[in-house]
RNA sequence: AGGCGGAUAGCUCAGCGGUAGAGCGCUGGUUUUACACACCGGACGUCGCAGGUUCAAUCCCUGUUCCGCCUA
Numbered sequence: 001a002g003g004c005g006g007a008u009a010g011c012u013c014a015g016c017g018g019u020a021g022a023g024c025g026c027u028g029g030u031u032u033u034a035c036a037c038a039c040c041g042g043a044c045g046u047c048g049c050a051g052g053u054u055c056a057a058u059c060c061c062u063g064u065u066c067c068g069c070c071u072a
Stems, first nucleotide, its partner, number of pairs: 001071007010024004018055001026042005048064005
C1' cells in the first nucleotide's frame, strides 16, 4: 500500500428496508430470620463517525476511524 471480516444496552451476541431484541449483569417488589434461588416489574441504545439512496436505513451505496486476519 492492497484485500477480507468486525464495531448494536454495563458484558456476550441476535436482528439483512417497516416500533431495536435476547441471555447474563444492575435495580424495585413478593418470598426468607437473613442471604441465595424462584416469580412479577423497571432502568439502561446519537446501532463507530460523516454523507448519499429511499415514503422509510442497524440493514443498501460512498468516504472515513478503530480492532482482527491475509497479501505485498
Background: Predicted 3D model of a 72-nucleotide RNA (transfer RNA) from a Polyangiaceae bacterium. The organism belongs to Polyangiaceae, within Bacteria. Rfam family: tRNA. Rfam classes the family as a transfer RNA. The coordinates come from a structure-prediction model, not an experiment, and the mean pLDDT is 83.